[in-house]
The prediction has a mean pLDDT of 77. c-di-GMP-I riboswitch aptamer from a Gammaproteobacteria bacterium, 114 nucleotides, folded computationally.

RNA sequence: UGUUGAUAAAGGCAAACCUGACCAAAGUCAGUGACGCAAAGCCACGGAUCCUCGCCUCCUCCGAGAAGUCAUCUAUAGCUCGUCGAAGGACACCAAGAUAGCCGGGCUACCGCA
Numbered sequence: 001u002g003u004u005g006a007u008a009a010a011g012g013c014a015a016a017c018c019u020g021a022c023c024a025a026a027g028u029c030a031g032u033g034a035c036g037c038a039a040a041g042c043c044a045c046g047g048a049u050c051c052u053c054g055c056c057u058c059c060u061c062c063g064a065g066a067a068g069u070c071a072u073c074u075a076u077a078g079c080u081c082g083u084c085g086a087a088g089g090a091c092a093c094c095a096a097g098a099u100a101g102c103c104g105g106g107c108u109a110c111c112g113c114a
């Protein structure tokens, strides 16, 4: 120096579960515990995913209204309207946050090998 990780040694980290703390949540921290990891060390820069707020449109639902048809009555459906309305849901967008053990990128590093 490396588009390097066969072998070996010293060691390192620690998923899920469980417990405690923090948070609105995603999640984080500590303990326990090892599924794995040669950067599973550090950095949210790009993508992705997750969470929450906002917004827009639409759907369901709810409420209201009018007209037409009909011999009459009732109901349903349709139409129009609604401070989006008491409520539920979906796509997109926006903002804040999270994930470095999702991928890429940047920085740093032990041992061996070449």
Stems, first nucleotide, its partner, number of pairs: 001114002004112002012037002018031005035101001041107003045104003048099003052095001054093001057090004061085001062082004
The model forms 94% of the base pairs in the Rfam consensus.